[in-house]
RNA sequence: GGAGAGGUGUCGGAGCGGUUGAACGUGCUUGAUUCGAAAUCAAGUGUACCUUAACGGGUACCGGGGGUUCGAAUCCCCCUCUCUCCG
Numbered sequence: 001g002g003a004g005a006g007g008u009g010u011c012g013g014a015g016c017g018g019u020u021g022a023a024c025g026u027g028c029u030u031g032a033u034u035c036g037a038a039a040u041c042a043a044g045u046g047u048a049c050c051u052u053a054a055c056g057g058g059u060a061c062c063g064g065g066g067g068u069u070c071g072a073a074u075c076c077c078c079c080u081c082u083c084u085c086c087g
Stems, first nucleotide, its partner, number of pairs: 001086007011025002018070001027045006046061006063079005
């Protein structure tokens, strides 16, 4: 230099135009169980900003930027990073 695969919540990881800010697992919190733990079971749990006395509510966010579309994590373009192969 060329080709291919990939970047999603704390972490892993599915999703391949609409009901998905997001399944499932993991971690964490609370509770049950226990003498106490572990294991198991149940419920909850992304981040930022705005708002609220609080509980809550709203908006945005799928590596970054732009585009297509009524609608984008998903399609197109540019950039960036990781991995594999070729030279």